This is a predicted structure of a 694-nucleotide part of an RNA (large-subunit ribosomal RNA, domain II) from a Bacteroidales bacterium.

Context: one part of a larger RNA
RNA sequence: GCCUACGAGUUGCGCCGUCGCGGCGAGGCUAAGCCAUUCAGUGGCGGAGCCGCAGCGAGAGCGAGUCUGAACAGGGCGUUCAGUCGCGGCGGGCAGACGCGAAACCUAGUGAUCUACCCUUGUCCAGGGUGAAGGCGCCGUAACAGUCGCUGGAGGCCCGAACCAGUUUCCGUUGAAAAGGGCUUGGAUGAGAUGAGGGUAGGAGUGAAAGGCCAAUCAAACUGGGAGAUAGCUCGUACUCCCCGAAAUGUCUUUAGGGACAGCCUCGUCCGCGCCUGCGUGAGGUAGAGCUACCGAUUGGAAGCGAGGGCUUCGCCGCCUAUCAAUUCCAGACGAACUCCGAAUGCGCGCCAGGUUCAGGGACGGGAGUGAGUCGUCGGGCGCUAAUGUCCGUCGGCGAGAGGGUAAGAGCCCAGACCUCCGGCCAAGGCCCCCAAUCACGGUCUAAGUUGAGACGGAACGAAGUGGCACCGCAGAGACAGCCAGGAUGUUAGCUUGGAAGCAGCUAUUCAUUCAAAGAGUGCGUAACAGCUCACUGGUCGAGCGGAGCCGCGUGGAUGAUGAUCGGGCAUCAAGACCGUAGCCGAAGCCGAGGACGCGUGUAGUAGAUACACGCGUGGUAGGGGAGCAUUCCGGUCGGCGCCGAAGGCGAGCCGCGAGGCUUGCUGGAGCGUCCGGAAACGAAAAUGUAGGC
Numbered sequence: 001g002c003c004u005a006c007g008a009g010u011u012g013c014g015c016c017g018u019c020g021c022g023g024c025g026a027g028g029c030u031a032a033g034c035c036a037u038u039c040a041g042u043g044g045c046g047g048a049g050c051c052g053c054a055g056c057g058a059g060a061g062c063g064a065g066u067c068u069g070a071a072c073a074g075g076g077c078g079u080u081c082a083g084u085c086g087c088g089g090c091g092g093g094c095a096g097a098c099g100c101g102a103a104a105c106c107u108a109g110u111g112a113u114c115u116a117c118c119c120u121u122g123u124c125c126a127g128g129g130u131g132a133a134g135g136c137g138c139c140g141u142a143a144c145a146g147u148c149g150c151u152g153g154a155g156g157c158c159c160g161a162a163c164c165a166g167u168u169u170c171c172g173u174u175g176a177a178a179a180g181g182g183c184u185u186g187g188a189u190g191a192g193a194u195g196a197g198g199g200u201a202g203g204a205g206u207g208a209a210a211g212g213c214c215a216a217u218c219a220a221a222c223u224g225g226g227a228g229a230u231a232g233c234u235c236g237u238a239c240u241c242c243c244c245g246a247a248a249u250g251u252c253u254u255u256a257g258g259g260a261c262a263g264c265c266u267c268g269u270c271c272g273c274g275c276c277u278g279c280g281u282g283a284g285g286u287a288g289a290g291c292u293a294c295c296g297a298u299u300g301g302a303a304g305c306g307a308g309g310g311c312u313u314c315g316c317c318g319c320c321u322a323u324c325a326a327u328u329c330c331a332g333a334c335g336a337a338c339u340c341c342g343a344a345u346g347c348g349c350g351c352c353a354g355g356u357u358c359a360g361g362g363a364c365g366g367g368a369g370u371g372a373g374u375c376g377u378c379g380g381g382c383g384c385u386a387a388u389g390u391c392c393g394u395c396g397g398c399g400a401g402a403g404g405g406u407a408a409g410a411g412c413c414c415a416g417a418c419c420u421c422c423g424g425c426c427a428a429g430g431c432c433c434c435c436a437a438u439c440a441c442g443g444u445c446u447a448a449g450u451u452g453a454g455a456c457g458g459a460a461c462g463a464a465g466u467g468g469c470a471c472c473g474c475a476g477a478g479a480c481a482g483c484c485a486g487g488a489u490g491u492u493a494g495c496u497u498g499g500a501a502g503c504a505g506c507u508a509u510u511c512a513u514u515c516a517a518a519g520a521g522u523g524c525g526u527a528a529c530a531g532c533u534c535a536c537u538g539g540u541c542g543a544g545c546g547g548a549g550c551c552g553c554g555u556g557g558a559u560g561a562u563g564a565u566c567g568g569g570c571a572u573c574a575a576g577a578c579c580g581u582a583g584c585c586g587a588a589g590c591c592g593a594g595g596a597c598g599c600g601u602g603u604a605g606u607a608g609a610u611a612c613a614c615g616c617g618u619g620g621u622a623g624g625g626g627a628g629c630a631u632u633c634c635g636g637u638c639g640g641c642g643c644c645g646a647a648g649g650c651g652a653g654c655c656g657c658g659a660g661g662c663u664u665g666c667u668g669g670a671g672c673g674u675c676c677g678g679a680a681a682c683g684a685a686a687a688u689g690u691a692g693g694c
Base pairs, nucleotide, nucleotide: 001694002693003692004691005690006689011095012094013093015092016091017090018089019088020087021086022085023084024083027051028050029049033045034044035043036042037041055062056061065077066076067075068074098236099235101233105226106225107224108223109222110221116200117199118198119197120196121195122194123193124192125190127159128158129157130155134151135150136149137148139146163187164186165185169182170181171180202218205213206212239628240627241626242625243624244623249262250261251260252259253258263370264369265367266366267365268364269363270362271361274356275355276354277353278352279350280349281348282347288341289339290338295335296334299331300330301329302328303327306324307323308321309320310319311318373398374397375396376395378393379392380391381390382389403414404413405412418595419594420593421592423591424590425589429585430584431583432569433568434567438582440581441580442579443578444577445576451571452570461556462555465553466552467551468550469549471547472546473545474544482540483539484538485537486536488513489512490511493507494506495505519534523532524531596618597617598616599615600614601613602612603611604610629683631680632679633678634677635676636675638673640672641671648667649666650665651664652663653662654661655660
C1' cells in the first nucleotide's frame, strides 16, 4: 500500500416543547399494588395522584375580576379561544449522550536483580622506576647543629598490563549491538576497583549537582482504580432520488477560530397581501456652488487705527518713513467637523392608474446552518490619490456555478448546466496555419517587426521621421539654395590706450557721401594693420520657398541576473493601426425534436389516488423538507419455494431515474422467500482508524 472483517446521533426518564395519528371529552389518565390466566404476555381491579375547567395579589384576601390607589380616575395582569391520555416524528434537558484522541489530577499498591548513596563481610591491583622520614657509620661540634656514605622504603608519587573509565576520530545508523566495533586516550595503593548480604520509595529517595539516577521510562517511576476525567480543539461520521436553499452581518460577551439574541434558509398553519412603472405627496443638507451670508483660513492693491525706526524738543506736541499692521474698500481664490444656496439618485407614504399565472410579502409555530469571507465597479476614511493593503457604504461575482472567451488563470467579459440528438440561430470573442470561420471588400496611416496584449510595461524631456489641418510671409517685375561679381568713400568715427584701424572696452542725433548695393559693421583673424567672411546688391538658374501652431502614426529616452519568443509558426498596399461595409464561425444561452420529474390552473373523477390539457419550473456547499431502496430479526399471510437442488459464488439477459430488483446458465450442497405490519447492535473509502492476510 492493497484485500477482508469490525468501526461513530444510541438508550433510559411520572422530564419539557412542538407536529402528526388515534381514544375519550368539561373532562382526560391511572401509578405502585392486588386478582385472574398457558410461557412471553394478556384481561380486570386499583382515583392515591397529575393535567385541564379562573384569575389577580408579596400576602391577608377577593373573585369575572383583581392589584395599585384617597378614588366609583388611570394603568397592570386577567375575563372570549378545549382539554387529556397513548403511540410516532423532530428538537431540548439530565445522564459518557455521535465516535476516537490528550498534556494532566487524585487514590491504593508494586519496585533499589538497572542505577545513586550508605552499612556489613570478603576479594583484586603483572612488572618496572623514583628513593621522604627514621636508623647506622666516618667526619664535625664544648655539647648540639651540620656534612658525606650506607641503610631504609614513604607517596590521593612516576611508567605501564589486568581492572575501571570513555579523549579524539573512522565505521556502524531498516546496526552484529534499542549505545557497539577499530585506532587512539585517562586512572591504575586509591576520594581505587569488585563479589555477596542488607538499607533508603514517588513531591519521596539518592545525588563530589547533570535536574543526574530511582529496572531500555524521570522537571515527579510503574501498575490497578476514580474513568467513558475534561478537550469552546483536530480528525472521522457509512444507501438512492426529488423540492427549496443560506451565512461569513448587527448588539453584547474574561469575548474575539466559542457563544446568546436579531438578520439571512427551510417546513407547517393562517392572512390575502407583494413587486415594477407612472402620477401625487413628504423628509433631507450630499455632489456642485458660494462666501460684503456666518465661522475659519487666504493672495495682490488702495486707504489706514496702532506699533517700530529716523528727525526734532527741556517737555507736551510735531514732521518723515523701501518696516509690521487692526479695520474698511476693490479684485482673486480655499474648507470633512463653514453655508446665503443646493441637485441627480435613493428613501417614506398613497383608498390612485397601468403592468405582473403560482408573483413574492405578513403573522404565529417546528428545524437549521452562519456569525474566519473574498475579488471587481462606483462613493469615501487610513496609507504614498502605494500594496492580491486596510476600514466602511453600494451593486455584481466567487463562495455554493458547470459551459464559451481571456495562451494558461475562484472573483474579469459572455452566459445560469433536468436527460437525449452526427439538427438550427446567436453572445462574448473571433475568421493566414496550429484552430471552427473572409491570406473578405473600400479608404487612410505606420517602416519602428512599432505592432500583432485588457496598459502583459513605460514618463518628463529631445529630434528637418512621416501624414493631415488651418495661418503668416517671399516668388515669372524671377523668390529659396548653389555658383560668378561687387561689398565702397569722409574714416584709423570720437574717447580710451603702448596700440584700438568695423571686430578689448566706453560714447553716440551709429552721421554723412558715392551708389545697383555696401553696418561707423555678423563671425574668423592681427601685437596693431593686413587677410577671409556676413548683412546688402547685380548676374546666372527657372518654380516654388521660408516661418510659427494644432492633430495622427512612428523615433530616442529603454540597464538584470539559466535560452529565447506576439500562446507559437509567422506577418509589412498586413495576418499591424484607425474608419467604414458585407458575410461566416462560435456556449451546457435561445430555437427545433423526443423523454423524465416538480408546482400551479382547468376538465373528468364523491374526496383522494389517477388521467389528460395548458402554463411555469428542475446549477447548488452549510442546511431544512419529501419519497423510496437494501440488510437482520419478529407477528400474520401465501394450505409459498427447496436434494427433480435453498442460501452463497461466477457470468449473461431484462426491468427501475436511482438505491436496487427479476429471470437464466455454471458452481454450490441445505436451507430460503412473497405480501401486510412491527422492531433495529441497519448500509463504509477515508478517522497517521482496529485486527488478520498478502
The source organism's lineage runs through Bacteria, Pseudomonadati, Bacteroidota, Bacteroidia and Bacteroidales. It matches the Rfam family "Bacterial large subunit ribosomal RNA".